Context: one part of a larger RNA
RNA sequence: GCCUACGAGUUAGUCGUCACCAGCGAGGUUAAGGGCUUCAGGCCCGUUAGCCGAAGUGAAAGCGAGCCUUAACAGGGCGUCGAGUUGGUGGCGCUAGACGCGAAACCUUGUGAUCUACCCACGAGCAGGUUGAAGUCGCGGUAACACGUGAUGGAGGACCGAACCGGUAAACGUUGAAAAGUUUUCGGAUGACUCGCGGGUAGGGGUGAAAGGCCAAUCAAACUGGGAAAUAGCUCGUACUCUCCGAAAUGCAUUUAGGUGCAGCCUCUGUUGUUUUGUUCUAGAGGUAGAGCUACUGAUUGGAUGCGAGGGCUUCACCGCCUAUCAAAUCCGGCCAAACUCCGAAUGCUAGAACAUGAAGACAGGGAGUGAGCCAGCGGGUGCUAAGGUCCGUUGACGAAAGAGGGAGAACUCAGACCAUCAGCUAAGGUCCCCAAUUGUAUGCUAAGUUGGAAUUAAAACGGGGUGGGACUGCUUAGACAGCUAGGAUGUUGGCUUGGAAGCAGCCAUUCAUUUAAAGAGUGCGUAACAGCUCACUAGUCGAGCGGUCCUGCAUGGAUAAUACGCGGGCAUAAGCAUAUAACCGAAGCUAUGGGAUUGUAGAUGAUACAAUCGGUAGGAGAGCAUUCCAUUCAGCGUAGAAGCAGUAUCGUGAGGUAUUGUGGAGCGGAUGGAAAAGCAAAUGUAGGC
Numbered sequence: 001g002c003c004u005a006c007g008a009g010u011u012a013g014u015c016g017u018c019a020c021c022a023g024c025g026a027g028g029u030u031a032a033g034g035g036c037u038u039c040a041g042g043c044c045c046g047u048u049a050g051c052c053g054a055a056g057u058g059a060a061a062g063c064g065a066g067c068c069u070u071a072a073c074a075g076g077g078c079g080u081c082g083a084g085u086u087g088g089u090g091g092c093g094c095u096a097g098a099c100g101c102g103a104a105a106c107c108u109u110g111u112g113a114u115c116u117a118c119c120c121a122c123g124a125g126c127a128g129g130u131u132g133a134a135g136u137c138g139c140g141g142u143a144a145c146a147c148g149u150g151a152u153g154g155a156g157g158a159c160c161g162a163a164c165c166g167g168u169a170a171a172c173g174u175u176g177a178a179a180a181g182u183u184u185u186c187g188g189a190u191g192a193c194u195c196g197c198g199g200g201u202a203g204g205g206g207u208g209a210a211a212g213g214c215c216a217a218u219c220a221a222a223c224u225g226g227g228a229a230a231u232a233g234c235u236c237g238u239a240c241u242c243u244c245c246g247a248a249a250u251g252c253a254u255u256u257a258g259g260u261g262c263a264g265c266c267u268c269u270g271u272u273g274u275u276u277u278g279u280u281c282u283a284g285a286g287g288u289a290g291a292g293c294u295a296c297u298g299a300u301u302g303g304a305u306g307c308g309a310g311g312g313c314u315u316c317a318c319c320g321c322c323u324a325u326c327a328a329a330u331c332c333g334g335c336c337a338a339a340c341u342c343c344g345a346a347u348g349c350u351a352g353a354a355c356a357u358g359a360a361g362a363c364a365g366g367g368a369g370u371g372a373g374c375c376a377g378c379g380g381g382u383g384c385u386a387a388g389g390u391c392c393g394u395u396g397a398c399g400a401a402a403g404a405g406g407g408a409g410a411a412c413u414c415a416g417a418c419c420a421u422c423a424g425c426u427a428a429g430g431u432c433c434c435c436a437a438u439u440g441u442a443u444g445c446u447a448a449g450u451u452g453g454a455a456u457u458a459a460a461a462c463g464g465g466g467u468g469g470g471a472c473u474g475c476u477u478a479g480a481c482a483g484c485u486a487g488g489a490u491g492u493u494g495g496c497u498u499g500g501a502a503g504c505a506g507c508c509a510u511u512c513a514u515u516u517a518a519a520g521a522g523u524g525c526g527u528a529a530c531a532g533c534u535c536a537c538u539a540g541u542c543g544a545g546c547g548g549u550c551c552u553g554c555a556u557g558g559a560u561a562a563u564a565c566g567c568g569g570g571c572a573u574a575a576g577c578a579u580a581u582a583a584c585c586g587a588a589g590c591u592a593u594g595g596g597a598u599u600g601u602a603g604a605u606g607a608u609a610c611a612a613u614c615g616g617u618a619g620g621a622g623a624g625c626a627u628u629c630c631a632u633u634c635a636g637c638g639u640a641g642a643a644g645c646a647g648u649a650u651c652g653u654g655a656g657g658u659a660u661u662g663u664g665g666a667g668c669g670g671a672u673g674g675a676a677a678a679g680c681a682a683a684u685g686u687a688g689g690c
Base pairs, nucleotide, nucleotide: 001690002689003688004687005686006685011096012095013094015093016092017091018090019089020088021087022086023085024084027052028051029050033045034044035043036042037041056063057062066078067077068076069075099237100236102234106227107226108225110223111222117201118200119199120198122196123195124194125193126191128160129159130158131156135152136151137150138149139148140147164188165187166186169184170183171182172181203219205215206214207213240624241623242622243621244620245619250263251262252261253260254259264370265369266367267366268365269364270363271362272361277356278355279354280353281352282351283350284349290343291341292340297337298336301333302332303331304330308326309325310323311322312321313320373398375396376395377394378393379392380391381390382389403414404413405412418595419594420593421592423591424590425589429585430584431583432570433569434568438582440581441580442579443578444577445576449573462557463556466554467553468552469551470550471549472548473547474546475545483541484540485539486538487537489514490513491512494508495507496506520535524533525532596614597613598612599611600610601609602608625679627676628675629674630673631672632671633670634669636668637667644663645662646661647660648659649658650657651656
């Protein structure tokens, strides 16, 4: 892991409540016990007993269809205007282990020191080698000691190192050879050493050279029996089918936040009888969006005016005058606000009417579940106008929704699956191939592989004789624009300034006048200053269009993230983009054909017809299937083959049923009703097998 068996809402209560069924009914009903009888169920008594009901109200005395409050005959509170009770079945609650399994723990009775910790008593063990303390002796030495030296001696938690005890480092082992080892290495090895045998200390206790260590592979409180099915707002599991409806993840409160109570939302039963919802119209309340502010409260910019202040001048002082300063208030223009408003929508809300809808609504009662939500659009707070962030409002979806599209995807787009069909039409989205359907039609654009198509899933300021379209405007056969040829002069080196200033450092300005086809008191380069080159401007040549501004389409640079790789790919160049247009494809949508179910209406409650409906988690309600046993019945079936197992066929929407064949070898079934140890895939479920 698989198979088989077992495995979880049960039972009890003279308890409560609700529904249904039955009896009796202003009453209903017996209990203990007793009697009768077919001896198994029933009947009767027990009624001057008890319980519930038929009267309430007040704290109570009490009063009573009323009572209480109160001074009250006021007001108010609770009542009165008749339905209960007993039994059965079912739902739910309560008390019990109370759907099942599961703690860590707590208390209590005992058992343990053959492991290990420490202690007591009696014993045992420690190869070999080394070092050489005290003491003693000899000699030297001293006044005598001291002291020196040579021997002797054999001390030590001394040294090296086996046994023995340990366990430093590494490798191996890690479903091991082993629930702690092996190999190499390493520490102690006459000592606070090691070991044997016997004995002692016991669980909030021991023992501990102290690590919360050890106390039998168990220790921040051992193990065993019991209280005991402790408790578990926690986790997991909870078993056949079909049908109808179908949530919530919110509010308030909570030693409350992953629990619970009440309300909200679901379901079932009963009552009510148009109360629901939508559209249109009419009448309202309101202060949001927007807007505005000499309409307030504040904020705020430029200008004018300038109360006042600062500074300066003047004066003996007062007065007075001035100002590149600040600045109240006022005026002119601009401008901001969630906690500003002179104003002010759309929606939404309230009421009435008409039309549509036709139990949707409301109320009472039984049963729930939910009280972790999440994403998207819109309106906001918070945050960085960050987040697949967080907190509200509102709508939709997911949750509890399958199908089509979006490459793939809970939530986006389309669309809500009763069943069947090798029928049709469409939606979103698509139609070159992958891949169903146009290499459709018409006119343009793009040259960047831009792009290949809503959003989620990216791009700006700014730049550029890219290119298309439009508008306005200037010049032009009296010859434009571009190119080429030629001219581009004179007063004059204008005046001033300056070392110099001559078109070209700078300043000034009736920047003037002359000759001209035209030529600035000069557009740039250049010189120390001149010179020189050039431009404006003009003529010639050439021969038809040439410039400027604005709007707009598509492209372009800006463009930087970690392999290619933000078209789904191939591929293509229109199969890209824009506008228009004709077809087609495309879903569980709609239609067609057949079938089923639920509810309603009609019908006779039937048959039938018609209409609407039939996605679904938690959950409510209804109808069934199967298993075991019991009662009645079929005067059922069976060795001419029961149950069980296996195959085939068939019936039923399904759980399942029936027939038959094989196997098997002795019991079993149909109908009606009753009772349950009554259905397994899961619980790291239990046992067995493989």